[in-house]
RNA sequence: ACUCGACUAGGCGAGUAUAAAUAGCAUUUAAGCCUAGUGCGGCCUCACAUAGAUCAAGGUCUAUGUGAGGCGUAUGU
Numbered sequence: 001a002c003u004c005g006a007c008u009a010g011g012c013g014a015g016u017a018u019a020a021a022u023a024g025c026a027u028u029u030a031a032g033c034c035u036a037g038u039g040c041g042g043c044c045u046c047a048c049a050u051a052g053a054u055c056a057a058g059g060u061c062u063a064u065g066u067g068a069g070g071c072g073u074a075u076g077u
Base pairs, nucleotide, nucleotide: 001016002015003014004013005012006038007037008036009035010034011033025076026075027074032040042071043070044069045068046067047066048065049064050063051062052061053060054059
């Protein structure tokens, strides 16, 4: 100097032609390195659909998808 950690700005950190990471203060959380904004994810609940398992039946359980609602790590320094 450039690239990278979603994007823009700043910080923090890593790498050297690559775009990753065990790094990004410590511990903790599913909650993403931090702050502001935006977006996408993440966790929980409910409804519906599909598939499977089980049951004599009603029903129950699991997975996936769609929709709605809620949460949007926390504490210390």
A computed fold for a 77-nucleotide RNA from a Phycisphaerae bacterium, annotated as Pistol ribozyme. NCBI's taxonomy places the organism under Bacteria, Pseudomonadati, Planctomycetota, Phycisphaerae.